[in-house]
RNA sequence: AGAGUUUGAUCCUGGCUCAGGACGAACGCUGGCGGCGAGCUUAACACAUGCAAGUCGCACGAGAAAGGGCCCUUCGGGGCCUGAGUAAAGUGGCGAACGGGUGCGUAACGCGUAGGCAACCUGCCUCUGAGCGGGGAAUAACCACCGGAAACGGUGGCUAAUACCGCAUGACAUCUCGGGGCCGCAUGGCCCUGAAAUCAAAGCCUUCGGGCGCUCAGAGAUGGGCCUGCGUCGGAUUAGCUGGUUGGUAGGGUAACGGCCUACCAAGGCGACAAUCCGUAGCUGGUCUGAGAGGACGAUCAGCCACACUGGGACUGAGACACGGCCCAGACUCCUACGGGAGGCAGCAGUGGGGAAUCUUGCGCAAUGGAGGAAACUCUGACGCAGCUACGCCGCGUGGUGGAAGACACCCCUAUGGGGCGUAAACACCUUUUCUGUGGGAAGAAGGCCUCGUCUUCGGGCGAGGUUUGACGGUACCACAGGAAUAAGCACCGGCUAACUCCGUGCCAGCAGCCGCGGUAAUACGGAGGGUGCAAGCGUUGUCCGAAAUCACUGGGUGUAAAGGGUGUGCAGGCGGAGCAGUAAGUCAGUGGUGAAAGCCCCCGGCUUAACCGGGGAAUGGCCUCUGAUACUGCUGUUCUUGAGUCCCGGAGAGGCUGCCGGAAUUCGUGGUGUAGCGGUGAAAUGCGUAGAUAUCACGAGGAACACCAGAGGCGAAAGCGGGCAGCUGGACGGUGACUGACGCUCAGGCACGAAAGCGUGGGGAGCAAACAGGAUUAGAUACCCUGGUAGUCCACGCCGUAAACGAUGGAUGCUAGGCGUUGCGCCACUCAUUGGCGCAGUGCCCAAGCUAACGCGGUAAGCAUCCCACCUGGGGAGUACGUUCGCAAGGAUGAAACUCAAAGGAAUUGACGGGGGCCCGCACAAGCGGUGGAGCAUGUGGCUUAAUUCGAUGCAACGCGAAGAACCUUACCCAGGCUCGAACGCUAGGCGGCAGCCCCUGAAAGGGGGUCUCCCGUAAGGGCGCCUAGCGAGGUGCUGCAUGGCUGUCGUCAGCUCGUGUCGUGAGAUGUUGGGUUAAGUCCCGCAACGAGCGCAACCCCUGUCGCUAGUUACCAUCGGGUCAUGCCGGGGACUCUAGUGAGACUGCCUGCGCAAGCAGUGAGGAAGGUGGGGAUGACGUCAAGUCAUCAUGGCCCUUACGCCUGGGGCUGCACACGUGCUACAAUGGCUGGUACAAUGAGCCGCCACUCCGCAAGGAGGAGCGAAUCUCUAAAGCCAGCCUCAGUUCGGAUUGGAGUCUGAAACUCGACUCCAUGAAGCCGGAAUCGCUAGUAAUCGCGGAUCAGCAAUGCCGCGGUGAAUACGUUCCCGGGCCUUGUACACACCGCCCGUCAAGCCAUGGAAGCUGGGGGUACCCGAAGUCCAGGACCCAACCCCUUCGGGGGAGGGACUGGCCGAAGGUACGUCCAGUGACUGGGGCUAAGUCGUAACAAGGUAACC
Repeated sequence: AGAGUUUGAUCCUGGCUCAGGACGAACGCUGGCGGCGAGCUUAACACAUGCAAGUCGCACGAGAAAGGGCCCUUCGGGGCCUGAGUAAAGUGGCGAACGGGUGCGUAACGCGUAGGCAACCUGCCUCUGAGCGGGGAAUAACCACCGGAAACGGUGGCUAAUACCGCAUGACAUCUCGGGGCCGCAUGGCCCUGAAAUCAAAGCCUUCGGGCGCUCAGAGAUGGGCCUGCGUCGGAUUAGCUGGUUGGUAGGGUAACGGCCUACCAAGGCGACAAUCCGUAGCUGGUCUGAGAGGACGAUCAGCCACACUGGGACUGAGACACGGCCCAGACUCCUACGGGAGGCAGCAGUGGGGAAUCUUGCGCAAUGGAGGAAACUCUGACGCAGCUACGCCGCGUGGUGGAAGACACCCCUAUGGGGCGUAAACACCUUUUCUGUGGGAAGAAGGCCUCGUCUUCGGGCGAGGUUUGACGGUACCACAGGAAUAAGCACCGGCUAACUCCGUGCCAGCAGCCGCGGUAAUACGGAGGGUGCAAGCGUUGUCCGAAAUCACUGGGUGUAAAGGGUGUGCAGGCGGAGCAGUAAGUCAGUGGUGAAAGCCCCCGGCUUAACCGGGGAAUGGCCUCUGAUACUGCUGUUCUUGAGUCCCGGAGAGGCUGCCGGAAUUCGUGGUGUAGCGGUGAAAUGCGUAGAUAUCACGAGGAACACCAGAGGCGAAAGCGGGCAGCUGGACGGUGACUGACGCUCAGGCACGAAAGCGUGGGGAGCAAACAGGAUUAGAUACCCUGGUAGUCCACGCCGUAAACGAUGGAUGCUAGGCGUUGCGCCACUCAUUGGCGCAGUGCCCAAGCUAACGCGGUAAGCAUCCCACCUGGGGAGUACGUUCGCAAGGAUGAAACUCAAAGGAAUUGACGGGGGCCCGCACAAGCGGUGGAGCAUGUGGCUUAAUUCGAUGCAACGCGAAGAACCUUACCCAGGCUCGAACGCUAGGCGGCAGCCCCUGAAAGGGGGUCUCCCGUAAGGGCGCCUAGCGAGGUGCUGCAUGGCUGUCGUCAGCUCGUGUCGUGAGAUGUUGGGUUAAGUCCCGCAACGAGCGCAACCCCUGUCGCUAGUUACCAUCGGGUCAUGCCGGGGACUCUAGUGAGACUGCCUGCGCAAGCAGUGAGGAAGGUGGGGAUGACGUCAAGUCAUCAUGGCCCUUACGCCUGGGGCUGCACACGUGCUACAAUGGCUGGUACAAUGAGCCGCCACUCCGCAAGGAGGAGCGAAUCUCUAAAGCCAGCCUCAGUUCGGAUUGGAGUCUGAAACUCGACUCCAUGAAGCCGGAAUCGCUAGUAAUCGCGGAUCAGCAAUGCCGCGGUGAAUACGUUCCCGGGCCUUGUACACACCGCCCGUCAAGCCAUGGAAGCUGGGGGUACCCGAAGUCCAGGACCCAACCCCUUCGGGGGAGGGACUGGCCGAAGGUACGUCCAGUGACUGGGGCUAAGUCGUAACAAGGUAACC
């Protein structure tokens, strides 16, 4: 620091996901040790049991028992001493308000930070001053009696105090009235002083020195109380809140200010800088993360706050409204004798419960700290330790070194050679942390007490000696002995991401964080081997931060990706021109204070190290104080003119409103002319018309809209504005000066305007026209088209408030190259024409820099800057629901969530496609000729059938295809009979030579059984041949052509397909290859940021067409000779034809015309041939998972007495049917009969077969020649002549009967041919469809391969005869190039929308029902404070007194009142749950209906 994922690829936008770190964790698997930490995040749920706050006898009264000793005894017991002035209880004091727990509540002065109190308190502690005199009356305990189950209580009586109450003294205290001084910050404060009033006390111990206490006062320290500035979560679908409310006066209350409380008076106070309400939450130091800014969190430790079963209340006290106190109410639990009582673990342990989940009912006060005490000491679940848990962090170990025969081990892989595990093991040597055993053994202890000494401020300090104190713990640690001994797992291995193979499985089982794996070769599932990563842990899950610049302060955006408000006006707010002066709030500098400790960071140190701990330092963005600076901002004052505005002059304009006027056209009415149609469409029909339409003329009526002018034009804020004239009116602009003097810009809310449609009321209504009706179209057609037609469109007034309200671009200002138009005004010049130049203001186009993802923008910015507003944050759900608000309604505005997806998008690229465009080809159409489709037959295919009808090929590009030969064989299929090293081949070992072969039997054969029978070579060793046995390998036309090679088809012989370098582009990619011409051609030329090159094209090759040369047999025969009835028959010839080798020839070379050129044209010349002469071979990059595992080869899988092999027979030839390809025909351009002429390619010895004979013929019998330019196969159409005469025929030949021939072991299934007989359909073929452009079509025959024969009418070749037509490229099909659109990329056989049907999920509405929160009003009203009363009760003080007592002050019971918790009633409100039914939504391989959108998507789409 980034990565994966949208696409065919690219760039961008954008979300999702991952790698990191962290945790009080939990879960899974696993687990050796130690150290240091941590450990109910949930039910502030309920709690059994024990413990957690007591202490002081040196404040006080009283005062046991057990035990021990002595004595007495009625033997039951009693007394005395001791225990002991001890225990327990009580009075009194201090403490219990600390320490410990929890986070319910709380959005608050609660917390944090900085200040304030001139508005306060403070026990114990420290310091200072003064004092402690003298009295009194009670009351617990205790005793007696009484009540009660208990808890507990009542009555009477006795008693003490450091308990309680007067009195005295008394100030610097408090208070009242004065005087004076000083100070401050408003109220005010401080000091001095005069007078008056009020208020104190307690003793105990003592070594007699004193100590500890007590009272008053002052000061300090500590701790608290109160007030204030600033900061402190989310929601505006919470916008208004408030009655003690805000303030005042007076009083009360408090330690103290205050509306804290009360009465009265006033009517205020808070709020968009977010009041109120709702939700959530203890706050902080800090913790985690992050580069930081920030974000999240607030366990452990520390500070503060709040709480203590729930709610309320006060008492005591220095301090509480009190966790282990009290009272009341409530819920709950327990006890009960039913009358009443008791209780509060959110202290430490522990229990139940909840939960994914969180520990021992441990030891000790030895240390630290706390309470009490003079002290000893006591208490202390604070604390110190131990226990449990891998919960975390840290450290250690599970051994080290050597060791290759790299082990034939196991296991795994394998191209079977080997490779991996692997120095790993074995083995050798070494070590001993850990472990086991034995032994030793700390620090933590300081202090206390006793004695002595010394110093002393007399409080105490110091020194010495003695004595005593450890829970942890016989622990840490150390030593010795023993022995590698006791100790490794977990996750992962498709990419991200480090690590690969085999097997199993077969869209199953499963995996998955995202992308995605799995449908028979899965590095992705499961197992294994191996590997990678961590390691006493490893993974998973959850959560937080990061990555995420994905809320952007640092640090983002808004033309098209999400995003500019429809437009203006404008309050608040934000921002704001120039000069000077002042001020110093912001700002800057310095200073002082604070920013607790711990933590983080640095240094040093202590535990063997580390974690951990100690010490020091640094840091701590902040706040406050003081001082200073004054550039900028603010504020104040003053000045200025450039921003802004005003006045004057001028012209332009569909700017707005109102009224009047006009002509053209449509329609309608009336009348005239006129007659049969009109109208409408792709074509029609509905409709109109003989009752006279349409057409035409005249007149009239009425409504709406204003042709030409008209323009990239003008005006307006936008919406929008278009005949003319008039009136009223807004704005902008130009020009010149003058004036005001920052008056400005923007703008949340507000207000106004706002197309069309729509709504209300009333008018109007010609044309047009939703709805509607009819006619067409169609599979349907609730559409598109047609005929009609109502709202509406128009006017007035009032609503609505939306739009693709768009430049998809908010407003303002300034700055930043140019060029070309145009509108308005002005200036200048001139050649007086809006001709040119300049300026200002508009409005357009092209472009520089720059910007942009690209497209594009580019002075009218999307550039460079400043200011203000609005808006965005993945897609869907959804602009939906709910709430609110506006509206008459329709609906608008605001505006979610659950759920769901891994994308949704933008721009551009390459393709492909289009019922887009342009250009151009092709027997593509057209023009022609002949066919197919109809018939019969042949053949192939589908289907059906079958024991089997083997398999493959399936649009073009399967179907006379693999088949260039299925009766057996072939043959792969079926049935039956057999074989099992096998029918063929290789190897090893052994055996046999009586094996084999031959013969016989059996059998359909294969096979089986029997008989007969001297292997060969070699001296030997051994070798060879054949066979048998055993074992390896065999064999398979079994599967997968979607695992493959090879070969092939097809687009297509179409003209294309690419590369290098350069250039352009962020990139995919482009350029080149496009363009203008030209060509059969990416053929060539020209141009050009391209220049070249490759594979294709063409040419080179073959055949054919002309000629030359060479050669001359088997071919040829002109000349010469010979011969024959005749024939190159013979001699001979090398001329000709021909043969077959080698050359020539053709190149637009020449001419004319056109053209820059390439090239094109010409009845051109020449030439055998002319523009590629004709034909062939030749098939670019690629496409179709095209075809073939059955030609062959081959991976994997499968069969192995069978899925192999052999044999016989059958089948592949089956036949209601359908299709393809053919043959033969339907006839006279013909058929038949007779005669007669002319080829070429080829083939031939198991062959071709002349010729002769026989047979009607197929053929047979003889038989010459020829391994072939020698011999043979060997022509037909044609030509000549005759018959047939339009007929199902002398056409046609199927079918069937009979008789034969040939091949072959064998023609039944199932051959071909021949003859005789038979003589079917068919009279030229519907829709549709095929071939062919010249030696072509058509037509005629010939040959060959395969082959015994043949189903061949097929296929491949050969020659003979030999046409017609092409205007042309609109249309159909296919193709090429350019371009355009695209939502396609499996690429239009694409994509994709909505209803319906099915399943699942979440959600809205809903008569209601249920629960909860808070509010208001009223009722009731506990405890308790306060107030009033207090006739009853009372000891302290006062008065009187006859001393008995009486009265009073004061206090109390009690009574009343205010307030008041819980409770009750009523009302409305908010939230949640649930609800028959209902609404839409989302998701879900293969459901239904249609075809809306994407190509002009077939009616352009969309708002």